[in-house]
């Protein structure tokens, strides 16, 4: 340096036809107990790595950069 495959919430992922960001688990509340867990509801939490295009509109298309990770190469 060149492929690839990944970067989404506090953790682990999903969204792949471009149209309201999501799920489990953790974390608050409230229900249920004697009180707990365990269950149920509810809720609070995100610049979709990063910057620029394209478009009415982008996590999703497109350039370029950063980080991880495997493979290939070169140099010593």
């Nucleotide at each position: 340096g060149g492929g690839c495959a990944g970067g989404u919430a506090g953790c682990u992922c999903a969204g792949u036809u471009g149209g309201u960001a999501g799920a489990g688990c953790a974390c608050a509340g409230c229900a249920c107990u004697g009180a707990a867990a365990a269950u149920g509801c509810u809720g609070g939490g995100g610049u979709c790595g990063c910057c620029g295009g394209u478009u009415c509109a982008a996590a999703u298309c497109c350039g370029g950069c950063c980080c991880u990770g495997c493979c290939c190469a070169c140099c010593a």
Molecule: transfer RNA
Organism: Planctomycetota bacterium